[in-house]
Overview:
The RNA shown here (Bacterial large signal recognition particle RNA) has 267 nucleotides and comes from an Acidimicrobiia bacterium. Model confidence (mean pLDDT): 75 of 100. The organism belongs to Acidimicrobiia, within Bacteria. Its Rfam family is "Bacterial large signal recognition particle RNA". It is annotated as a non-coding RNA gene.
RNA sequence: CCGUGCUAAGCGGGGAGUCCGUGGUGCCCUGUACCCCAAAUCCACGUAUGGGGGGCUGAAUCCCCGCCCAAGGCUCGAGCCGGAAUGGGGAAGGCGACUCGCACGCAGCGUCGAGGGCCGGGUCCUGCGCAACGAGAUCUCGUGAACCGAGUCAGGUCCGGAAGGAAGCAGCUCUCAGCGGGCCCUCUCGUGUGCCGCAGGGUUGCCUGGUCUGAGCCGGCGACGAGACCCGCGCUCCAUUGCGUCUUGUCGACGGCGGGUGCACGG
Numbered sequence: 001c002c003g004u005g006c007u008a009a010g011c012g013g014g015g016a017g018u019c020c021g022u023g024g025u026g027c028c029c030u031g032u033a034c035c036c037c038a039a040a041u042c043c044a045c046g047u048a049u050g051g052g053g054g055g056c057u058g059a060a061u062c063c064c065c066g067c068c069c070a071a072g073g074c075u076c077g078a079g080c081c082g083g084a085a086u087g088g089g090g091a092a093g094g095c096g097a098c099u100c101g102c103a104c105g106c107a108g109c110g111u112c113g114a115g116g117g118c119c120g121g122g123u124c125c126u127g128c129g130c131a132a133c134g135a136g137a138u139c140u141c142g143u144g145a146a147c148c149g150a151g152u153c154a155g156g157u158c159c160g161g162a163a164g165g166a167a168g169c170a171g172c173u174c175u176c177a178g179c180g181g182g183c184c185c186u187c188u189c190g191u192g193u194g195c196c197g198c199a200g201g202g203u204u205g206c207c208u209g210g211u212c213u214g215a216g217c218c219g220g221c222g223a224c225g226a227g228a229c230c231c232g233c234g235c236u237c238c239a240u241u242g243c244g245u246c247u248u249g250u251c252g253a254c255g256g257c258g259g260g261u262g263c264a265c266g267g
Stems, first nucleotide, its partner, number of pairs: 001267006009057003012030004020046005034054004063260006072251003077246002081244002084241007094233003098227004104222003108217002115213009124201006130194002132191006139182005149174004157166003
């Protein structure tokens, strides 16, 4: 130096968090790296680097040590920094929202006649009438009095010598007050009644008919102008809390450089 077989070792690492501490499961970073079992109402361990079972590589690209770089995490701090959220204050009239004006544009209506003038009608008020409805009266039907209503009054009673006379209960008939029904006609009263009629008044507004004239009317939206206010947004000031940025400390994957590490046998 070569070959064969082994052994140590390796087959991912790191940050924060958890924990008395360490490692793992879970989160994040790196980036590719054997398999199985359990693990946050956790799992395992006590100075080792997770525990249990299996497999592979094996002294070097791969194992061990040091240095450098540096993803990323944690952390101290900073402001005339950037941006966000929340709260408070202010000013102004920037935007929205609100009110008013104008009639420039659009929409809508308009020569199948806009707007206006004149005459009239309705809507409004008063009176009267008619009708409707309701109530009452009248009218009509029925009922309706133990005695104190009427008529007739059996029986019975009374007067009388008799002839005769008198009062009169029940019954029957009629009726008063009253009660119940009907209501065609008549009368009276009333009304949140009426596409009703007559007369008078009024006519600002609205609706409508006739007639004259003949091109605008309207204000929904936009534009423009004015006002008021702080309701929303925007502006500005202050405060607080995250994030980004810079900075201090710490850990540090991946990667780069340098060094180190066996045993046995045979040639």